[in-house]
RNA sequence: ACUUACUCGUUGGGGCGUCCCGAGCGAUCGGGGCUGAGAGGCGCGAGCCGACCCAUCGAACCUGAUCCGGGUCAUGCUGGCGGAGGGAACGAGUGGUCUGAAGCC
Numbered sequence: 001a002c003u004u005a006c007u008c009g010u011u012g013g014g015g016c017g018u019c020c021c022g023a024g025c026g027a028u029c030g031g032g033g034c035u036g037a038g039a040g041g042c043g044c045g046a047g048c049c050g051a052c053c054c055a056u057c058g059a060a061c062c063u064g065a066u067c068c069g070g071g072u073c074a075u076g077c078u079g080g081c082g083g084a085g086g087g088a089a090c091g092a093g094u095g096g097u098c099u100g101a102a103g104c105c
Base pairs, nucleotide, nucleotide: 001097002096003095005094006093007092008091009090010089011055012054013053014052017034018033019032020031021030022029023028040049041048042047061086062085063084067080068079069078070077
C1' cells in the first nucleotide's frame, strides 16, 4: 500500500406468507399446521419497537409476476427467470498479499 476471510463498534437496508379449526352480523379475535434465519409485539391507522438476515466480492430484499415447470390442503414450497434490472457503509483490530526506508551482516 492492497485485501476484507473473521471479530467488534456505530449507522443503514429488508421481509413478516399460506392453509385449517373455533368464536363473531361484520371488523376482527383465539388456537393449530407447512416452509424458513425470521411469518413477533404494540397501534384504528400512518407507523413504532424487538428478533432475524443483509450492507457493493451486494440472491438480504424488490421489479419482472395475476410469470413458467414441478409439487402441495395451500403458499416464492421448489427450480427456472438470473452472466436480467434495481438495491443499503464507515471505522478499528486480527489475519493474508505485495513493496520499501533506516540499521546490521
Annotation: A computed fold for a 105-nucleotide RNA from Neomegalonema sp., annotated as TPP riboswitch aptamer (THI element). It was read from a public genome assembly, where an Rfam model found it. Taxonomically the source falls in Neomegalonema (Bacteria, Pseudomonadati, Pseudomonadota, Neomegalonemataceae).